[in-house]
Molecule: Bacterial RNase P class A
Organism: uncultured Winogradskyella sp.
Order: sequence, then structure tokens, then C1' cells
RNA sequence: CGAGUUCGUCGCCUUAUCGCUCUUGUGCUGAACUUGUUUCGGCAUUAGGGAGGAAAGUCCGAACACCGCAGUGCGAUAUAGUGGCUAACGGCCACCCACCGUGAGGUGAGGAAAAGUGCAACAGAAAGUAUGUACAGGUAAGGCUGUAGUGAAAUCAGGUAAACUCUAUGUGGUGCAAUGCCAUGUAAACCAACGUUUGAGAAUUGCACGUUCAAUGUUGGAGGGUAGGCAGCUAAAGUUAUGCGGUAACGUAUAACUCAGAUAAAUGAUAAGGACUCAACUUGAGUACAGAAUUCGGCUUACAGACGGACUCAUUAG
Repeated sequence: CGAGUUCGUCGCCUUAUCGCUCUUGUGCUGAACUUGUUUCGGCAUUAGGGAGGAAAGUCCGAACACCGCAGUGCGAUAUAGUGGCUAACGGCCACCCACCGUGAGGUGAGGAAAAGUGCAACAGAAAGUAUGUACAGGUAAGGCUGUAGUGAAAUCAGGUAAACUCUAUGUGGUGCAAUGCCAUGUAAACCAACGUUUGAGAAUUGCACGUUCAAUGUUGGAGGGUAGGCAGCUAAAGUUAUGCGGUAACGUAUAACUCAGAUAAAUGAUAAGGACUCAACUUGAGUACAGAAUUCGGCUUACAGACGGACUCAUUAG
């Protein structure tokens, strides 16, 4: 100097003006009633906050909520070398093995082929209880044995389970449109069937058995009313720094920080200057992928450009 492997960071910046939204404080004001440091609103204003590394996919795992509390068997489905991490996982880390790469590294659906059933085009005599031809050896005799030809495979065998299957270990369901509370309103009216402990029916992923609940009952039909508000809703298995332990994933101690909570959906617009990239030779264009909706840990996919660390290979010079 060139070409690579792997890990990480940023991903437009600054100023000014105006605007949106949440929280806190202050002031003014309206209503209610419990007459108060009350509750619910409105207006103004100080201070502070306001999309991601993937918010995407909805593929896994959970927290949380509700149903059941009694399960058992079958079925279905998931994982698969060994050990560790984690709340858990089909994830991550380390080691072993196999394959790819000169290498740094990368990939792995990595248990079982005497439990069983399947599959292998073409070529070849023949692809499984099949075996022709030629040569050699051997026998009482015989492809009985070996070599040659085709093919990935021709030893009554081997290969293949990301073929069915078997083994081991697991798996209750639905999901914030969960769920809970308040208000409003109507038709707890009509018809049919079954039933009231000789239990109709409901719940329990699918089926069966079992269990529990159940009586102005349950299911079905036709019809009527409502679809408004509040909570859930953001302090989290949280983030950052340092020390200690560990090869690592990670754990632990101390300290500091609080970083959206919208509800048809806010997180923006304008102006000036700058940064980077591309082209041009004197001017222009562009700035990626993409936007929260219960939350978190992973995996997968998309991504213009810029920067940094460690390591590998080849060449040249000292």
C1' cells in the first nucleotide's frame, strides 16, 4: 500500500420564529356536593420530556389478565453432540465432531439404519435374497472364491430419517380488541326443544373417560336496545459508569439517572448557515431503511453514507 474476516458507534448538525402533545408548579374561573389543602373541567403561564436499531415480520419465549383448579389416556406438536447462562426459549456462550475456506473465520434440522416400512433416474446382464460373459484358483460336483466392465452404490450388502417412523425430554387455552369499573337504554317480552339430583347443558387446545358448576334452568330461532367514559397505560427480569468473579455468555456490589403514553391517533413547519456523498470545472443534485399503541428477552428481514478496534493473507522496502 492492497485485498479480506469479525466486533462496535453514528446515521444529518446548529441557530431563530411559529405550532402540536404529556407531566409538574402558579394564577384566574365554572360546575358538583362531602363546604374541603375536595372532585371534575376551561383559560393563561414558569420549568422539564416527546419514535427505533430495527419501532418492521407476528416467527419463538415470558410477565400480566381471565377461564379451569382434576386429571388420566390417545392424538397432535416442538426440541435433539456435551456442558454452562437466563424469568424462559427453537435464544446466547464455550468445547467436541463433520463440511467449506491458504487463513482470520463461516455453516450445521449434530439421537437411532438388527424395531419396521419406503426411496435411488440413467448406465448396466442384474439395484436385492439379484448374480450373464471373460480370465485365474479350487471341488466329487457347483459362482465355491478372486479379478475385469457399468454405476454414487453389485461382500445375501452398503446409503438415505430437511423420507414415514422409533427413542429421550417437553407442551392447558385465549390474549390489552385480555380484563375490571361506571353511566345510558331496552323487551329478565315471544316461539320451539330438552330438563329440574333416574341431573338438560356449560367449562376443561382436539377426542374419549373422569371431575366441577348448575335450576323463575339450558340450548336454538326470530326480534329489541346500546356501542359513551374511566382504569389497565408505563419505575421497567430498566439504563449508564466503576470494582470484583468467570475463557465467555453472564452474575454480583456501589453510585448516578428516569429517557413518549397518544386514543383516529401528538412527536412538526419555515428561514439561514454548516457537514458528508455523487457528478461537474464551476455550478447542480442527494442525504439510507423507515415511524411507537400492554411491556420485555430473542430470532429473521431492510438499510445511502461515515468512523473506530482486533485479526488474516499476499507483495515490496528497511